This is a predicted structure of a 110-nucleotide RNA (Glycine riboswitch aptamer) from Nocardioides sp. The prediction has a mean pLDDT of 75.
RNA sequence: CAAUCCCGCACGGGAGAGUCUUCGACCCCUGAGCAGUCGGGAGGGGAUCGGAGCGCCGAAGGGGCAAUUCCUCCCCGGAACCUCUCAGGCGCCAGGACCGUGCGGAGCAG
Repeated sequence: CAAUCCCGCACGGGAGAGUCUUCGACCCCUGAGCAGUCGGGAGGGGAUCGGAGCGCCGAAGGGGCAAUUCCUCCCCGGAACCUCUCAGGCGCCAGGACCGUGCGGAGCAG
């Protein structure tokens, strides 16, 4: 000096599952009556906010090796885009394992 690997940052790509039901608030619209105004009530809409309920997804994170697969032919052990759904998510935004490129750091073989 230092490929691969490891860590961090930036950019790009990046799936799945109800824009479900209900209640309240908020906003908007509409008709009648009334001289007018105010107020009350009714109906409708909303991709807004909060709560409750049911259903579902899994690729932040987390748990587990009971099944599957891999490390390796077996046991043990471990891991996983496997599994469980605690968390998270189910219109958009955001997030997102993982992949690519670049930069920086550490640093083995050499």